[in-house]
This is a predicted structure of a 72-nucleotide RNA (transfer RNA) from a Patescibacteria group bacterium. NCBI's taxonomy places the organism under Bacteria, Bacteria candidate phyla. Rfam family: tRNA. Rfam links the family to the GO term triplet codon-amino acid adaptor activity. The sequence is in RNAcentral, with records from ENA. Model confidence (mean pLDDT): 82 of 100.
RNA sequence: GGGCUCAUGGCUCAGUGGUAGAGCGUUUCGUUGACAUCGAAAAGGUCGCAGGUUCGAUCCCUGCUGAGCCCA
Numbered sequence: 001g002g003g004c005u006c007a008u009g010g011c012u013c014a015g016u017g018g019u020a021g022a023g024c025g026u027u028u029c030g031u032u033g034a035c036a037u038c039g040a041a042a043a044g045g046u047c048g049c050a051g052g053u054u055c056g057a058u059c060c061c062u063g064c065u066g067a068g069c070c071c072a
Stems, first nucleotide, its partner, number of pairs: 001071007010024004018055001026042005048064005
């Protein structure tokens, strides 16, 4: 220098154009003498950044940034 993959709650990851989800974790409540387990509820996201296409973008296109892999 060229190519490919990835970037989504605190962590690990789903989500192939129509209001963004799960598990774990956190908080509260119930249960217990207490803790754990279990049950219920809640908080927590400008979906890496900027632009484009579209009535509508986490999703499609372009550029950039960061991480990983391959080739030279």